The RNA shown here (transfer RNA) has 75 nucleotides and comes from a Chloroflexota bacterium. The sequence is in RNAcentral, with records from ENA and MGnify. The same sequence occurs in records of 2 taxa. Its Rfam family is "tRNA". Rfam links the family to the GO term triplet codon-amino acid adaptor activity. Rfam classes the family as a transfer RNA. Its mean pLDDT, the model's own confidence on a scale to 100, is 81.
RNA sequence: GCCGACGUAGCUCAAGGGCAGAGCGCCUGUCUUGUAAACAGGGGGUUACCGGUUCGAAUCCGGUCGUCGGCUCCA
Numbered sequence: 001g002c003c004g005a006c007g008u009a010g011c012u013c014a015a016g017g018g019c020a021g022a023g024c025g026c027c028u029g030u031c032u033u034g035u036a037a038a039c040a041g042g043g044g045g046u047u048a049c050c051g052g053u054u055c056g057a058a059u060c061c062g063g064u065c066g067u068c069g070g071c072u073c074c075a
Base pairs, nucleotide, nucleotide: 001071002070003069004068005067006066007065010024011023012022013021018055026042027041028040029039030038048064049063050062051061052060
């Protein structure tokens, strides 16, 4: 330098055009002498960024940035 995959909650990941979710973690409550466990509830997101398409974009298209992998060391 070229090619590809990926970027969503604190972490691990779903959702593949039509209300953004789960598990773990966090907070509160019940239970307990107390803690843990169990159970019930709660908070937490401009879906990396900028544009485009669309009635509607996390999802499709273009670009930028980042992470990972592969190829090439040639002018």